[in-house]
RNA sequence: CGAGUCGGUCGGACGGUCGCGUCACCUGGGGUUCCGCCCCGGGUGCCGAGGAACGUCCGGGCUCCGAAGGGCAAGGUGGUGGCUAACGGCCACCCGGGGUGACCCGCGGGAAAGUGCCACAGAGAACAGACCGCCUCCCCGGCGCGAGCCGGGGCGGUAAGGGUGAAACGGUGGUGCAAGAGACCACCAGCGCACCUGGUGACAGGUGCGGCUAGGUAAACCCCACCUGGAGCAAGGUCAGACAGGGAGCGAUCGAGGGCGGCCCGCCCGAGCUUCCGGGUAGACCGCUCGAGGCCUGCGGCAACGCAGGCCCUAGAUGGAUGACCGUCGCCCGCCUCGGGGCAACCGGGGGCGGGUACAGAACCCGGCGUACAGACCGGCUCGUCCG
Numbered sequence: 001c002g003a004g005u006c007g008g009u010c011g012g013a014c015g016g017u018c019g020c021g022u023c024a025c026c027u028g029g030g031g032u033u034c035c036g037c038c039c040c041g042g043g044u045g046c047c048g049a050g051g052a053a054c055g056u057c058c059g060g061g062c063u064c065c066g067a068a069g070g071g072c073a074a075g076g077u078g079g080u081g082g083c084u085a086a087c088g089g090c091c092a093c094c095c096g097g098g099g100u101g102a103c104c105c106g107c108g109g110g111a112a113a114g115u116g117c118c119a120c121a122g123a124g125a126a127c128a129g130a131c132c133g134c135c136u137c138c139c140c141g142g143c144g145c146g147a148g149c150c151g152g153g154g155c156g157g158u159a160a161g162g163g164u165g166a167a168a169c170g171g172u173g174g175u176g177c178a179a180g181a182g183a184c185c186a187c188c189a190g191c192g193c194a195c196c197u198g199g200u201g202a203c204a205g206g207u208g209c210g211g212c213u214a215g216g217u218a219a220a221c222c223c224c225a226c227c228u229g230g231a232g233c234a235a236g237g238u239c240a241g242a243c244a245g246g247g248a249g250c251g252a253u254c255g256a257g258g259g260c261g262g263c264c265c266g267c268c269c270g271a272g273c274u275u276c277c278g279g280g281u282a283g284a285c286c287g288c289u290c291g292a293g294g295c296c297u298g299c300g301g302c303a304a305c306g307c308a309g310g311c312c313c314u315a316g317a318u319g320g321a322u323g324a325c326c327g328u329c330g331c332c333c334g335c336c337u338c339g340g341g342g343c344a345a346c347c348g349g350g351g352g353c354g355g356g357u358a359c360a361g362a363a364c365c366c367g368g369c370g371u372a373c374a375g376a377c378c379g380g381c382u383c384g385u386c387c388g
Stems, first nucleotide, its partner, number of pairs: 001384010012329007020048002023045009050359001054370002057368005062232004069265004074228005079093005094108001095106004109223002114221002116217003131162002133158003137154007170188006189213001191210008236286004245277006257269003293312008330357009340347002
């Protein structure tokens, strides 16, 4: 200097003119005999969108129903150990794969419980298989003095060689055989069992024995382990307001209906319930912002994070607030121009003109994940090249 990889921060600023919202304080006028109270204003001050407010994909707080059980089904997660209120999140590690590497990826338990699937090609794709081959024997023809050789065919043996395929029922070397084959042997890989060492553990390394070898796929059904009440702020409350009936079905202890994820059993409540047509009211307030809160420091921990101390209060709207205009800058891009440092590779500055300035708007709150994002800055690590 270049390339890469991981993490973090910001995401426009200032000034002026006018204009918004909550809250606090001060204050003018009107209604009312006066005071409460009500209505219409004015002034000052503090504060006033996000890293994602988006998606609604997870988990909770909170609210209501339930407040009591059993079973089935359904759904979620899936290496180990930690963190957390919890999670499908985060951290660290293990195994497998990718990469020179820093690092990245993983629907990471089970294929010897069972059932499926593996196109085409190929003889044969899971207790498979003979196309070309190789071998014993037999038959026919030719050659040869003979032993035998060549060609064709048949019964049988074989899966070591060749071929097909993404993948072919271990690999290499040998013994053996008519020719072969884990048939046997040595070494290796894999699998099973036993033990040792290290580790909290997943696992890693090692020793011995054994049989000779049990393909892939569960992001197919399935099996195993663990977890799971339901709705949701349009939750749920308080006050105010208004009301018109008519029809059908079931039922009143031999129990309609209800107990709000589905089904069954059980338990509890229960005299009215369910449904159709039609009519009326729907305003104000609470919930609503002090939180598993933010920032700083110290300690512990590899880390996620925890503990302790100190400081801080930072929107609460409800057709729904923070905007408009002007000016000056900042940053980015392009063009023109001037000139500086250095041995070099290279680095960096001034001026002018033009263009651009992202994604995007709280609505009960919080922890995550996913997605979008013009541009700027900081740091760690890896690889390569050049110079000294």